Record summary: A computed fold for a 74-nucleotide RNA from a Candidatus Altarchaeales archaeon, annotated as transfer RNA.
RNA sequence: GCCCCCGUGGGGUAGCAUGGACAUCCUAUAAGGUUGCGGACCUUAGGACCCGCGUUCAAAUCGCGGCGGGGGCA
Numbered sequence: 001g002c003c004c005c006c007g008u009g010g011g012g013u014a015g016c017a018u019g020g021a022c023a024u025c026c027u028a029u030a031a032g033g034u035u036g037c038g039g040a041c042c043u044u045a046g047g048a049c050c051c052g053c054g055u056u057c058a059a060a061u062c063g064c065g066g067c068g069g070g071g072g073c074a
Stems, first nucleotide, its partner, number of pairs: 001073007010027003020057001029045005050066005
């Protein structure tokens, strides 16, 4: 230098092909319940689509560019 894959709450993960109403679940955190206290368990709450532009009525999803990570070739 060229090619391929990936980037989603604090951590992990589904959704992306086939665009659509409050973006899924687990964990962690906070509050409450339960308990003699704690743990476990139950309920509730807050928290995320890497950045920009474009296409569209509508973009996590499609297109282009960039940034970061991994792999391959030279």

It matches the Rfam family "tRNA". Rfam describes the family as follows. Transfer RNA (tRNA) molecules are approximately 80 nucleotides in length. Rfam classes the family as a transfer RNA.
NCBI's taxonomy places the organism under Archaea, Nanobdellati, Candidatus Altarchaeota, Candidatus Altarchaeia, Candidatus Altarchaeales.